[in-house]
RNAcentral holds the sequence, with entries from ENA. Predicted 3D model of a 78-nucleotide RNA (transfer RNA) from Thermus composti. Its Rfam family is "tRNA". The family's RNA type in Rfam is transfer RNA.
RNA sequence: GGCCCCGUGGUGUAGCCUGGUCAACACGCCCGCCUGUCACGUGGGAGAUCGCGGGUUCAAGUCCCGUCGGGGCCGCCA
Repeated sequence: GGCCCCGUGGUGUAGCCUGGUCAACACGCCCGCCUGUCACGUGGGAGAUCGCGGGUUCAAGUCCCGUCGGGGCCGCCA
C1' cells in the first nucleotide's frame, strides 16, 4: 500500500442482504409484590439520535462516498 470483517442502551448480541409502525432479546440497573431478611421467582420502569461527517430518498441502523478506531489476510522495502 491492497482486500476483507467488526463498531448499535452499562455488558453481550440481533436487526443491515430485501430502506418503512415506538430500534428487539438476554444479563445488569431502579421501583413494587413475595420473604422475618437476602436470594430466587414475579409485575412494571429507565436507559442506545446505531463510531464520526456528508450524500441519495417522502423516509437511512440498513444504500453510496469520505474518515476514525479494532481485528485478519496478502503485498512491498532492506